[in-house]
RNA sequence: AGAACGAAAAGGCAAACCCAUCGCGAGGUGGGGGCGCAAAGCUAGGGGUCUCCCGUUGCGGAGAUAGCCCGGCCGCCGAA
Numbered sequence: 001a002g003a004a005c006g007a008a009a010a011g012g013c014a015a016a017c018c019c020a021u022c023g024c025g026a027g028g029u030g031g032g033g034g035c036g037c038a039a040a041g042c043u044a045g046g047g048g049u050c051u052c053c054c055g056u057u058g059c060g061g062a063g064a065u066a067g068c069c070c071g072g073c074c075g076c077c078g079a080a
Stems, first nucleotide, its partner, number of pairs: 005078002012037002017032006035067001041073003045070003048065006054058001
């Protein structure tokens, strides 16, 4: 110094729920809150789940979810 790993400290994120707001909806955003998180940082490429639409119910279309998993990108600290 790196890999793997996750003790400590610093700092970070923020589930449910509540309020406001946007959306038909799944959900998003802001504030409060704090269950948890070492990638709970970014990314809808693959799978899953969820929503809406249809005159064709489909191997359909349009979306949501990164705190469901995989992949890609990037990354703080430092004991055993």
Record summary:
Predicted 3D model of an 80-nucleotide RNA (c-di-GMP-I riboswitch aptamer) from an Actinomycetes bacterium. The sequence was found by an Rfam model in a public genome assembly. The coordinates come from a structure-prediction model, not an experiment, and the mean pLDDT is 84. Of the family's consensus pairs, 100% are formed in the model.